[in-house]
The RNA shown here (Glycine riboswitch aptamer) has 95 nucleotides and comes from Pseudonocardia sp. Its mean pLDDT, the model's own confidence on a scale to 100, is 77. Of the family's consensus pairs, 91% are formed in the model. The sequence was found by an Rfam model in a public genome assembly.

RNA sequence: ACGACCCCGCGCGGGAGAGUCCGGACGAGGCGCCGGACGCCGAAGGAGCAACUCCUCCCCGGAACCUCUCAGGCCCCAGGACCGUGCGGGGAAGA
Numbered sequence: 001a002c003g004a005c006c007c008c009g010c011g012c013g014g015g016a017g018a019g020u021c022c023g024g025a026c027g028a029g030g031c032g033c034c035g036g037a038c039g040c041c042g043a044a045g046g047a048g049c050a051a052c053u054c055c056u057c058c059c060c061g062g063a064a065c066c067u068c069u070c071a072g073g074c075c076c077c078a079g080g081a082c083c084g085u086g087c088g089g090g091g092a093a094g095a
Stems, first nucleotide, its partner, number of pairs: 002094001005091010019038006039074003045070001046068003052062002
């Protein structure tokens, strides 16, 4: 030099769930928009508990797509955990 693997960022592809009623404006209807009432979803984020993790034990810490639903969402767009892939940066067993 190479380098399994790990972490962060970016690009590309894939990516679920959940609504009705009433009123308003619009020339009318539909869709959409605005407002209200109730309902619902969870896979940004956040919070909580916890199998587990270190360990003889205890304490502290970490920890889920489990729970809560604060935030967010319930046509599309956008967002989207996660998966794949490419690039950049850092670490790194090994050789």